[in-house]
């Protein structure tokens, strides 16, 4: 530097309940904890899911906790 532990210290937060914006994926806050070493940021490029559309062409938007790229990162044991 690489490696990622039944280490240390903080961090994030699935489902599920409230409530609240949105026509809907979804958002956003409170609880709540399945899991996360990038479950931080990013919608480029691939999936997905939503609305509109003759449900075709297309055209809006959502999701990054699905994968890949890109951008920044805390701790560090054996090796």
């Nucleotide at each position: 530097u690489c490696a990622g532990a039944c280490a240390a210290a903080g961090g994030c937060a699935a489902a599920c309940c409230c409530a609240u914006c949105g026509c809907g994926a979804g958002g956003u806050g409170g609880g709540g904890g399945c899991g996360c070493a990038a479950a931080a940021c990013c919608a480029g490029g691939g999936g997905u899911c939503u609305c509109c559309g003759u449900c075709a062409a297309g055209g809006a938007g959502g999701c990054a906790g699905c994968c890949c790229a890109g951008u920044u990162g805390c701790c560090g044991a054996a090796g």
This is a predicted structure of a 79-nucleotide RNA (c-di-GMP-I-GGC riboswitch aptamer) from a Thermoleophilaceae bacterium. It matches the Rfam family "c-di-GMP-I-GGC riboswitch aptamer". Rfam links the family to the GO term cyclic-di-GMP binding. The prediction has a mean pLDDT of 86. The organism belongs to Thermoleophilaceae, within Bacteria. The sequence was found by an Rfam model in a public genome assembly.